[in-house]
Context: one part of a larger RNA
RNA sequence: CACCGCCCGUCACACCAUGGGAGUUGGGUCCACCCGAAGGCCGUGCGCCAACCAGCAAUGGAGGCAGCGGACCACGGUGAGCUCAGCGACUGGGGUGAAGUCGUAACAAGGUAGCCGUAGGGGAACCUGCGGCUGGAUCACCUCCUU
Numbered sequence: 001c002a003c004c005g006c007c008c009g010u011c012a013c014a015c016c017a018u019g020g021g022a023g024u025u026g027g028g029u030c031c032a033c034c035c036g037a038a039g040g041c042c043g044u045g046c047g048c049c050a051a052c053c054a055g056c057a058a059u060g061g062a063g064g065c066a067g068c069g070g071a072c073c074a075c076g077g078u079g080a081g082c083u084c085a086g087c088g089a090c091u092g093g094g095g096u097g098a099a100g101u102c103g104u105a106a107c108a109a110g111g112u113a114g115c116c117g118u119a120g121g122g123g124a125a126c127c128u129g130c131g132g133c134u135g136g137a138u139c140a141c142c143u144c145c146u147u
Base pairs, nucleotide, nucleotide: 003110005107008103009102011100013097014096015095016094018092019091020090023087024086025085026084027083028082029081031079032078033077034076039072041070042069043068044067047065048064049063052061053060054059113134114133115132116131117130118129119128120127121126
C1' cells in the first nucleotide's frame, strides 16, 4: 500500500498436539486365598552310631544321625482393587497453514447503532423477543467550564 480498506464464521484440504472411547498390551503397587523348594528353628525320634559314663560282658545311660510332624518362608498360581504408560474403530472441539467454498456479521449512522445478559430459531457468520448499558451518529434544549 489508507473503503478497490479492514474483517467474521461455517464448509473443504494438509499437518500438529489434545479430550471422550468398547476394548487391548505392558509396568508398578497393594489385598485375600492356594501351593509350599532349600534352609536354620521347634517337637518327635520305634531305626542307626566306634569315641563319653556305668559295667568283665551282655546291656543301659548321655549325646548324635537318618526318618517323621510342625510353624516361618523364596518362587509360582487364582481372584479383586488402585495407579502409570502404549495401542484403539469411532467421535468432540482446539491450533497452525500467500493466493480454495459460501455468504457479509463487526469496524464510518458498516447501510437494521453497537455491546452485555437471557430465551428461542438458523448452512455459517448470525437473526428475533425481553431486560440493561453508551464504550452511539444526527438534531434541538438545559447546566457548567474556558476564551

Predicted 3D model of a 147-nucleotide part of an RNA (small-subunit ribosomal RNA, 3' minor domain) from uncultured Jannaschia sp. Lineage of the source: Bacteria > Pseudomonadota > Rhodobacterales > Roseobacteraceae > Jannaschia. Its Rfam family is "Bacterial small subunit ribosomal RNA". Gene Ontology terms of the family: structural constituent of ribosome and ribosome.